[in-house]
Order: sequence, then C1' cells, then structure tokens
RNA sequence: UUGUUAUCAAGAAAGGCGGAGGGAUUAGACCCUGUGAAACCUUAGCAACCCUUUGUUUAACAAAGAAGGUGCUAAAUUCUACCAGAGAAAUCAGAGAAUGAUUUAUAAGGCAGAUAACGA
Repeated sequence: UUGUUAUCAAGAAAGGCGGAGGGAUUAGACCCUGUGAAACCUUAGCAACCCUUUGUUUAACAAAGAAGGUGCUAAAUUCUACCAGAGAAAUCAGAGAAUGAUUUAUAAGGCAGAUAACGA
C1' cells in the first nucleotide's frame, strides 16, 4: 500500500509541552479553540477486536475477566452532498378505498472513511 471479515447513535480526561489552528479528504453548514487548537509526552480511564478462564462442544456460541497487543476518551463516522431507494404522502386516470401512472421528501442499503483481526 492492498484484499477479506466484523464493528461504528453506547462508553471513557487530567497534567506537561507547544503556540494557532482543529473536527479524514473537496464544498457547504454547524461546532470546538488564547478560559490555549494540532502534534508530542506522562498518568488515568473506557471498551472488549486480539487475548485469558470456564461451560457446551470442534466450530462457533454463552458467561466471567482485564495481565499483555492495538484502539478510543466533544458533537451519530458532527451533518449534508454522490449512487440507489421502499413503505408513506400528494396529484392524475378510474364508479371505487381496487388498480395504474407521475411527483416529492425520506428510512434501510451502496460508495467513502476509521478501528480491529487475518492474509498478500
């Protein structure tokens, strides 16, 4: 750098250093920030992917745990965009609540991104 799989509305901050930006990228919105941004360091915490123990039983599941490897600790992955798009609603046709057509804004989903595990 890349492939696969899983997860992403829950949870969890203080100090040091630094000195103006930051919230992945582009645009917009919104927000954080000299009552001190990013980066880096220390300590603490959260969570439970890897992991540990036990039980069913051989491949996962369930329960408990947190020593170790990552990760994370403003706001939904801050929101929107691009693809796609039900149910619903509206309009029209229709005798009609059937049925058909059209339109509108959405949910799920996709794409993108982050993290983990495994592989190249």
A computed fold for a 120-nucleotide RNA from Maribacter vaceletii, annotated as SAM riboswitch aptamer (S box leader). Its Rfam family is "SAM riboswitch aptamer (S box leader)". Its family is annotated with regulation of gene expression in the Gene Ontology. The coordinates come from a structure-prediction model, not an experiment, and the mean pLDDT is 83. Lineage of the source: Bacteria > Pseudomonadati > Bacteroidota > Flavobacteriales > Maribacter. The sequence was found by an Rfam model in a public genome assembly.